Predicted 3D model of a 72-nucleotide RNA (transfer RNA) from Tribonema minus. Rfam family: tRNA. Rfam describes the family as follows. Transfer RNA (tRNA) molecules are approximately 80 nucleotides in length. It is annotated as a transfer RNA.
RNA sequence: GAUUCGGUAGCUCAGCGGUAGAGCGUUCGAUUGCAGCUCGAAUGGUCACGCGUUCAAAUCGCGUCUGAAUCU
Numbered sequence: 001g002a003u004u005c006g007g008u009a010g011c012u013c014a015g016c017g018g019u020a021g022a023g024c025g026u027u028c029g030a031u032u033g034c035a036g037c038u039c040g041a042a043u044g045g046u047c048a049c050g051c052g053u054u055c056a057a058a059u060c061g062c063g064u065c066u067g068a069a070u071c072u
Stems, first nucleotide, its partner, number of pairs: 001071007010024004018055001025043006048064005
C1' cells in the first nucleotide's frame, strides 16, 4: 500500500429500513442474627464521527477515525 471483518449501556454481545434489547454489573427493597444465594424493582445509550438516500437509518451509499486478520 491492497482486500476483508469489526466499532451499539460500565463489561460481553444481539438487533441488518418502522418504539434500541439481553446477560453480567450498580442501586434500592424482600428474605437472613449479619452476609452470601434467591426473588422483585430501578438504573443505564450522541448506535465511533461527518455527509447523503429515504416518509422513516444503529441498519443502505460515500468519506474520515480506530482495532483485527490476510496478501504484497